A computed fold for a 534-nucleotide part of an RNA from a metagenome, annotated as small-subunit ribosomal RNA, 5' domain. Its mean pLDDT, the model's own confidence on a scale to 100, is 87.

Context: one part of a larger RNA
RNA sequence: GAACGCUGGCGGCGUGCCUAACACAUGCAAGUCGAGCGAGAAAGUCCCUUCGGGGGCGAGUAAAGCGGCGCACGGGUGAGUAACACGUGAGUAAUCUGUCCUCCGGUGGGGGAUAACGUCCCGAAAGAGACGCUAAUACCGCAUGAGACCACGUCUUCUUCGGAAGAUGCGGCCAAAGGGGUCGGCCGUCAGGCCGGUCCCUCCGGAAGAGGGGCUCGCGUCCCAUUAGCUAGUUGGUGGGGUCAUGGCUCACCAAGGCAAUGAUGGGUAGCUGGUCUGAGAGGAUGAUCAGCCACACUGGAACUGAGACACGGUCCAGACUCCUACGGGAGGCAGCAGUGGGGAGUUUUGCGCAAUGGGCGAAAGCCUGACGCAGCAACGCCGCGUGGGUGAUGAAGGCCUUCGGGUUGUAAAGCCCUGUCAGGAGGGAAGAACACCUUGCAGUCACUUGCAAGGCUGACGGUACCUUCGAAGGAAGCACUGGCUAACUCCGUGCCAGCAGCCGCGGUAAUACGGAGAGUGCGAGCGUUGUUC
Numbered sequence: 001g002a003a004c005g006c007u008g009g010c011g012g013c014g015u016g017c018c019u020a021a022c023a024c025a026u027g028c029a030a031g032u033c034g035a036g037c038g039a040g041a042a043a044g045u046c047c048c049u050u051c052g053g054g055g056g057c058g059a060g061u062a063a064a065g066c067g068g069c070g071c072a073c074g075g076g077u078g079a080g081u082a083a084c085a086c087g088u089g090a091g092u093a094a095u096c097u098g099u100c101c102u103c104c105g106g107u108g109g110g111g112g113a114u115a116a117c118g119u120c121c122c123g124a125a126a127g128a129g130a131c132g133c134u135a136a137u138a139c140c141g142c143a144u145g146a147g148a149c150c151a152c153g154u155c156u157u158c159u160u161c162g163g164a165a166g167a168u169g170c171g172g173c174c175a176a177a178g179g180g181g182u183c184g185g186c187c188g189u190c191a192g193g194c195c196g197g198u199c200c201c202u203c204c205g206g207a208a209g210a211g212g213g214g215c216u217c218g219c220g221u222c223c224c225a226u227u228a229g230c231u232a233g234u235u236g237g238u239g240g241g242g243u244c245a246u247g248g249c250u251c252a253c254c255a256a257g258g259c260a261a262u263g264a265u266g267g268g269u270a271g272c273u274g275g276u277c278u279g280a281g282a283g284g285a286u287g288a289u290c291a292g293c294c295a296c297a298c299u300g301g302a303a304c305u306g307a308g309a310c311a312c313g314g315u316c317c318a319g320a321c322u323c324c325u326a327c328g329g330g331a332g333g334c335a336g337c338a339g340u341g342g343g344g345a346g347u348u349u350u351g352c353g354c355a356a357u358g359g360g361c362g363a364a365a366g367c368c369u370g371a372c373g374c375a376g377c378a379a380c381g382c383c384g385c386g387u388g389g390g391u392g393a394u395g396a397a398g399g400c401c402u403u404c405g406g407g408u409u410g411u412a413a414a415g416c417c418c419u420g421u422c423a424g425g426a427g428g429g430a431a432g433a434a435c436a437c438c439u440u441g442c443a444g445u446c447a448c449u450u451g452c453a454a455g456g457c458u459g460a461c462g463g464u465a466c467c468u469u470c471g472a473a474g475g476a477a478g479c480a481c482u483g484g485c486u487a488a489c490u491c492c493g494u495g496c497c498a499g500c501a502g503c504c505g506c507g508g509u510a511a512u513a514c515g516g517a518g519a520g521u522g523c524g525a526g527c528g529u530u531g532u533u534c
Base pairs, nucleotide, nucleotide: 002530003529004528005527006526009385010384011383012382013381014380015378016377017343022341023340024339026338027337028336031069032068033067036066037065044057045056046055047054048053076296077295078294085221086220087219088218089217090216091215092214095213096212097211100209102207103206104205105204106203108142110140111139117132118131119130120129122127147174149172150171152169153168154167155166156165157164158163178201179200180199181198182197183196184195185194186193187192222268223267224266229259230258231257234256235255236254237253238252239251240250241249271293272292273291274290275286276285277284278283298319299318300317301316302315321332322331323330324329349375351374352373353372357371358369359368360367361366388418389417390416391415398409399408400407401406422475424470425469426468427467428466432461437456438455439454440453441452442451443450478523479522480521481520482519483504484503485502489518490517491516492515493514499506500505
């Protein structure tokens, strides 16, 4: 965060499984880079043809593979958790940090493989095997090493006296990768290659920063004592191991400690907070939406990769469940967005778009994005507007009441004069859009890249908002109550019956309390009831 009953015109902004962390059909929700690398179709169409076929375009495209970055963000849920989980304040001289910013230094020369692919081959499938070929910013030696790290010395400074920081000497050890544009020269089989210059991106080592984590501590954080004792890796020490890092984190040995009435241990309940509701406040209750942190991802366990995970849409093992099977064996995980069944008083569309904002990749164009922006449904909430305005007394008719005179409905209606919100028809019609990119010009450069300016291009919502206009009072009022509390009264029916009721209490023949009618009162596109909190 409501639900139910009756009723229901419009708009704006929000909100919408609180129950079964129950099970899920289907589609989508994480990709991207050809400016890292090798390879590379087909349909279609055109031409030639000995009718077998061949060639061009399609196209270096699609699909796939190696490699890089991302997939640890974003999104969901609240099961677990009473805990350094959260909040707040400290510490880390016990620590890590991809991308990004700044600065310093570097990028030399080699090697061997492997997927894709081809051949063979197993399997129903999922998938696997053998042999052979090939590339790289993939992998591996070597070189260099200012610097980092390690060991041993010396000195200085600081210190919580444990140590830390800096300088210096000697020794050891550790790097790298290329891609693209452009200018000049040379070669060329005219595909391009090589050399030199320059720019951009990338790569390696180091320092510092920013932002982000890890760990430790003080204080705060529900109920039960009809839970009083708990504890053997338990508490501490020494040493080894492990981690980015401290530590019984783990192990061996040694000691016998540690916690507890200021509530240990056990049990129950619960994600925590900013906040939200209420209240004059103190306080009480609460933790939907939004924001921060934490935990989880069918259940339990484990590690791998990586800067970062013990990883929602990764891997492995076990279990339950569902599905496929040729019975040998396999596949799956909506607490992502929609949607289905189920549960329930109860909670939406299997929509549109990447135009904006943000994110990933990319030099860029761009691609991806159920984040997000929008639309749809629902009076679920809040707010605004309308359902007409003025005039109109013979106080019409009708209804109801009546002491039969009248009263009331009631200016209410009709009639007359107006207005035009909303809804409906017609016409016009946005802002949200500026970047990026393209073109042109100027500046700059040997040249390219680049900077500035102008123009062009880009809208899901949506022909929407908004504006104009047309006709027309026309299409738009209900619900509860009327004994007191508590605003609002009469008649008829009923007769302790039928019924009402929040409390007090009404009803047994004159019921303002039941049911109906008329009238009235209160709210009003709502009104009542129920639930819950203060």

Rfam family: Bacterial small subunit ribosomal RNA. The full RNA is in RNAcentral, with records from SILVA.